A computed fold for a 1484-nucleotide RNA from an uncultured prokaryote, annotated as small-subunit ribosomal RNA. Model confidence (mean pLDDT): 82 of 100. Rfam family: Bacterial small subunit ribosomal RNA. Gene Ontology terms of the family: structural constituent of ribosome and ribosome.
RNA sequence: AGAGUUUGAUCCUGGCUCAGGAUGAACGCUAGCGGCAGGCUUAACACAUGCAAGUCGAGGGGUAACAGGGAAAAGCUUGCUUUUUUGCUGACGACCGGCGCACGGGUGAGUAACGCGUAUACAAUCUACCUUUUACAGAGGGAUAGCCCAGAGAAAUUUGGAUUAACACCGCAUAACACCACAAGAUCGCAUGAUCUCAUGGUUAAAGGUUACGGUAUAAGAUGGGCAUGCGUAGCAUUAGUUUGUUGGUGAGGUAACGGCUCACCAAGACUAUGAUGCUUAGGGGGUCUGAGAGGAUGGUCCCCCACACUGGUACUGAGACACGGACCAGACUCCUACGGGAGGCAGCAGUGAGGAAUAUUGGUCAAUGGACGAAAGUCUGAACCAGCCAUGUCGCGUGCAGGAUGACGGGCCCUAUGGGUUGUAAACUGCUUUUUUACAGGAAUAAUUGCAGGUACGUGUACCUGCUUGAAUGUACUGUAUGAAUAAGGAUCGGCUAACUCCGUGCCAGCAGCCGCGGUAAUACGGAGGAUUCGAGCGUUAUCCGGAUUUAUUGGGUUUAAAGGGUCCGUAGGCGGUUCUUUAAGUCAGUGGUGAAAUCCCAGAGCUCAACUCUGGAACUGCCAUUGAAACUGAAGAACUUGAAUAUGGUUGAGGUAGGCGGAAUACGUUAUGUAGCGGUGAAAUGCAUAGAUAUAACGUAGAACACCAAUUGCGAAGGCAGCUUACUAAACCAUUAUUGACGCUGAUGGACGAAAGCGUGGGGAGCGAACAGGAUUAGAUACCCUGGUAGUCCACGCCGUAAACGAUGAUUACUCGGUAUUGGCUUUAUUGUCAGUGCCCAAGCGAAAGUGAUAAGUAAUCCACCUGGGGAGUACGGCCGCAAGGUUGAAACUCAAAGGAAUUGACGGGGGCCCGCACAAGCGGAGGAACAUGUGGUUUAAUUCGAUGAUACGCGAGGAACCUUACCAGGGCUUAAAUGUAGAACGACCGGGGUGGAAACACCCCCUUUUUCGAACGGUCUACAAGGUGCUGCAUGGUUGUCGUCAGCUCGUGCUGUGAAGUGUCGGGUUAAGUCCCAUAACGAGCGCAACCCCUACUUCUAGUUGCCAUCGGUUAAGCCGGGGACUCUAAAGAAACUGCCAGCGUAAGCUGUGAGGAAGGUGGGGAUGACGUCAAAUCAUCACGGCCCUUACGUCCUGGGCUACACACGUGCUACAAUGGCGGAGACAGUGAGAUGCAAACUCGCGAGGGUAAGCUAAUCUCUCAAACUCCGUCUCAGUUCGGAUCGAAGUCUGCAACUCGACUUCGUGAAGCUGGAAUCGCUAGUAAUCGCGUAUCAGCAAUGACGCGGUGAAUACGUUCCCGGGCCUUGUACACACCGCCCGUCAAGCCAUGGAAGCUGGGGGUGCCUGAAGUCGGUUACCGUAAGGAGCUGCCUAAGGUAAAACUAGUAACUAGGGCUAAGUCGUAACAAGGUAACC
Repeated sequence: AGAGUUUGAUCCUGGCUCAGGAUGAACGCUAGCGGCAGGCUUAACACAUGCAAGUCGAGGGGUAACAGGGAAAAGCUUGCUUUUUUGCUGACGACCGGCGCACGGGUGAGUAACGCGUAUACAAUCUACCUUUUACAGAGGGAUAGCCCAGAGAAAUUUGGAUUAACACCGCAUAACACCACAAGAUCGCAUGAUCUCAUGGUUAAAGGUUACGGUAUAAGAUGGGCAUGCGUAGCAUUAGUUUGUUGGUGAGGUAACGGCUCACCAAGACUAUGAUGCUUAGGGGGUCUGAGAGGAUGGUCCCCCACACUGGUACUGAGACACGGACCAGACUCCUACGGGAGGCAGCAGUGAGGAAUAUUGGUCAAUGGACGAAAGUCUGAACCAGCCAUGUCGCGUGCAGGAUGACGGGCCCUAUGGGUUGUAAACUGCUUUUUUACAGGAAUAAUUGCAGGUACGUGUACCUGCUUGAAUGUACUGUAUGAAUAAGGAUCGGCUAACUCCGUGCCAGCAGCCGCGGUAAUACGGAGGAUUCGAGCGUUAUCCGGAUUUAUUGGGUUUAAAGGGUCCGUAGGCGGUUCUUUAAGUCAGUGGUGAAAUCCCAGAGCUCAACUCUGGAACUGCCAUUGAAACUGAAGAACUUGAAUAUGGUUGAGGUAGGCGGAAUACGUUAUGUAGCGGUGAAAUGCAUAGAUAUAACGUAGAACACCAAUUGCGAAGGCAGCUUACUAAACCAUUAUUGACGCUGAUGGACGAAAGCGUGGGGAGCGAACAGGAUUAGAUACCCUGGUAGUCCACGCCGUAAACGAUGAUUACUCGGUAUUGGCUUUAUUGUCAGUGCCCAAGCGAAAGUGAUAAGUAAUCCACCUGGGGAGUACGGCCGCAAGGUUGAAACUCAAAGGAAUUGACGGGGGCCCGCACAAGCGGAGGAACAUGUGGUUUAAUUCGAUGAUACGCGAGGAACCUUACCAGGGCUUAAAUGUAGAACGACCGGGGUGGAAACACCCCCUUUUUCGAACGGUCUACAAGGUGCUGCAUGGUUGUCGUCAGCUCGUGCUGUGAAGUGUCGGGUUAAGUCCCAUAACGAGCGCAACCCCUACUUCUAGUUGCCAUCGGUUAAGCCGGGGACUCUAAAGAAACUGCCAGCGUAAGCUGUGAGGAAGGUGGGGAUGACGUCAAAUCAUCACGGCCCUUACGUCCUGGGCUACACACGUGCUACAAUGGCGGAGACAGUGAGAUGCAAACUCGCGAGGGUAAGCUAAUCUCUCAAACUCCGUCUCAGUUCGGAUCGAAGUCUGCAACUCGACUUCGUGAAGCUGGAAUCGCUAGUAAUCGCGUAUCAGCAAUGACGCGGUGAAUACGUUCCCGGGCCUUGUACACACCGCCCGUCAAGCCAUGGAAGCUGGGGGUGCCUGAAGUCGGUUACCGUAAGGAGCUGCCUAAGGUAAAACUAGUAACUAGGGCUAAGUCGUAACAAGGUAACC
């Protein structure tokens, strides 16, 4: 110091979360020791038991207990025991008396307060014990407790009588420098006043005692209190008014003392927005935690203060209390009881129960420190000092150290597995050490100014010295010796943040998780294991606080669009404020003094072996108060000024406002007239109007509302807003002149005024428009959009409402800061211009997250106000205020999410735009969709109908050949290894071959024949083990291959530049092209993959070559290039040539385009093919093949027979044949090319109607064969019909292949002769040698379901105006809430579950206040009868009052039938509101 998380990516805003520190903690796992510290945070809940405050005999009467002594008696052991007695002594129960009990200890309920903190004041005060000062202490009196006697009662307790003492109590005397009253004088002070001197008058005291001490009065000190004051010290304004002893005065009372503290009377005040009052919460501080600090949080332990002591009230005593271990009363609770009555108060120390996540021993000692009493010894002391329990925290120590590698054997784990890596110098082993543990031995300090004894000095009571005595902790700390590595390591984590990785298991399950998020078969995220990381006697989790968070921003934030500027102005309080001078000294600054307790923190040093801890000293305590000084700034007072502001004079401007008058156009209506059948309306219609005369036209009249053109990017106004003309009244701004005043100013909480539209009230008005409503359409629906009507309203007057996306989403004011341009109103200028005030645009710097803004700032500064602090819930609920209502204003919480959001980027998309292309449309030709059949698919069926392919991009597809085989499927029967290869082992001499039986076959069984070699061994098969096999799963683990966008023109990179960045530029723009093809321009310059070209075929030609090809010329022959011969030609096949917009004309800068141009076989990529960029579709394929993982192993492997893949109500795709005359049939005749051939093609001859059969040349192919091409041409026939069209289906007979044609082959002949007469919606192909049409060949193949696929040639068209529209694509641009990218996103009701909340008839509590009633104890007051000599008391009584009762309200909390909305929840319903022009632009 930061990090993670919104997005495809980016920057920003903004929340959530994490890493740190801390704790009186708790929980989980684990645990060796010691030091120091800490330990009921909850029920101020209830408490058994013990202890926590006594002491003094040197105050007293005394003698219950103990001890000693004396006396008497008795017993006898003659010096002991017992009994009685004696206060005589030590002492001492109870009692009187003194002092203490008001300290110490506990707790934090109450208290928002002079309670606390700090600083003052008391001229308004007290203070026992202590110190100092000055005086005094004379003489008396009567009681009472105890003890004794007698009683009541269960007890607690208590009554009566007799008697007695005091330092107990009470008079009297004396008395002041004390107190009071009054007079005089002096001095001083901040006011009341204070102090001093002095005269007079009055009042008040004592206690003794053993001589140590104690008492009374007075003054002062010290200590400790009391009271008062300034300042500081929580939340809520959804608490705004509070108060009657209240505020003040006079008088009195009361108090230690001031004071409404109390009372009587008088006045009507006092507090409050600088927050009164009320409610809620809370002890305050020193400090503690955190933080860089400022702050924030906190107040446990220790120290100071306060408050409390079961709850409430009250006083007594006392120096001090309204009293924790005192009293009285009331209440609640508990206990005892003989039922009559009594007792009690752990928030002291232990301890118990309860509550709770949770907090200890019913310990020791007064040795030390401190306290009470005492002269002292001493007693008391749960204060204190110690010990016990607890890892609760913190500090320290240890669990060994060194060496030791073949990095050992073995084990665990992992891997590419004959091996390697890791655990790991780890271990073993060798050497060393002994803290600690254990055992034994020794052994402190804490003790001293205690006490006792002695001594010295002198003032007989102090100081000093010596000796003795006193230790709970404790035989503790510590030290030594012995033994021996011996006694001692775990927790969490390992996806990122965040250090640390692999395997197995699991399979959106189980589970994890602080946030993001993991888990759906290869999980570094779950569980286990190995390993690693980190901390370590601890480690994690949870809770809370601060930090990070500048995320409440004083330091140190913001408000155009992210949350946030009030709708606008006026203006009160407040805040801020121009220039100069003088004074002052409140703020400010400086010096000094006081205080800021100690502890804590910091620094230095010291003591425990170190540290923690403790001690000493210093610093600090940033504060407050007082005082002295300074005078710049702010303030205050005074004087002046003119530039801010205002006024005056003159002029100008404008839809500024209010009221009145006037005007024309249009619309509607009315009347009259002309006139006839429609009008109107829409995408198209209909409702509606119209023959009772509409619409249209003309004239006249009436009504209300709004003001075309001018008109604008204009003007005016504070905003809302303002528009015909004109009059009156009125406001404002600007300019010019600088005349007047002299800071009069700016802002502005609360407040006031104004404030669009809609809405409300009352009364008018009502032409047009027009919510609601009605009808017509549209639609699946249409409570809408469209149409026809139409009420409120819109208009006027008066009164409410008070809100808008009231927007420039930009508060007001002031100052300063580059330019350009346009415009409005002044002034100025001959003019160009200049200047002031406005209104706009562009831009520099700057600012900004960016978009943008930019003198009209969102720049630089200043002042004041308003507002914001994650999204939702919600501008909602409740409460208050306003309103007639509608509603407005103020304005939450529970709960829920990890985002919500802004700007910009790249894509994708749009029922957005522009440009362009394509058989995309259009123009044409031919099809398919209808029929029959073939084939594929779906579906259905089945034992099985194997599997895959499923929009385009599956469906004559994998399959370029399913009768068996294929075959993967089914049924049945068999095998456990068929085949290949190798290793090891065993036995054997077979194996092969031939034959037979059973069987559907596979297979099983039987018979015959059967090695080499001397040994070793070889060979051969058989058996066993390993190794196999799988068309089983996953194409969403993969390779390879393929389809599609698309042969579309795109896709990228380097460097540079721009931008905070994602990214952009290049690749855009202007042209051009088939093309990101090329040219020009240009912050880009280049390059790559694509395009094109290079490759193949084809079209012309040259040269070379001439067999199996050719035959013009010459010769031979018979029909034939058949033969001799020839290279001319065709052809074959190798090499060249040719085409490049090269030439011409026009246009153009160029690229290039145009041309019936020239030339050329070919002309503008000549025509085809091959060639498929980056990528998209988790596209297809695990069944071509390969391969990871998983699965099967007498089976999911393998063999065989038969069946199935060929099923068939149906649906779809692709084809074939047709429906006929451009035709069918018969006859005759002509012309190709590609290919294939030895298990083959087969000529020729022959048989058969034919498929074909038989015989059989040639050919390993430019030689032979398949091989007669067909359409076509000519002739004939048919004559429009279900036909001489069409051929399905069926019957019969055959041929061929093949072990085998039943399921299930093809073909032939004869017979049969179905549907079908050109095909609905919708749809497909094709732009030239193309479509259409005609035949031929080949692969696969025994044969063939081929009408398929792939090739070949023959004949051979029509049309394209053009790009509006449909589809697809490319580029640019635009919008976006999409990014899984429109098959996207997303809204609301309803239905279901869960959660919290509001309302609610009511019900139940709580605290506080008020009225009335009653009223304990008690103070105070009154009091003749009783007691007492008296002081006084009892009794009675008055006021006040706690508690209680009662009444009506208010506040607050809980709960509630029912009810309302809200939130959340993988796959519910209905629609489709928003995001694109979201299909009616959206929004307020």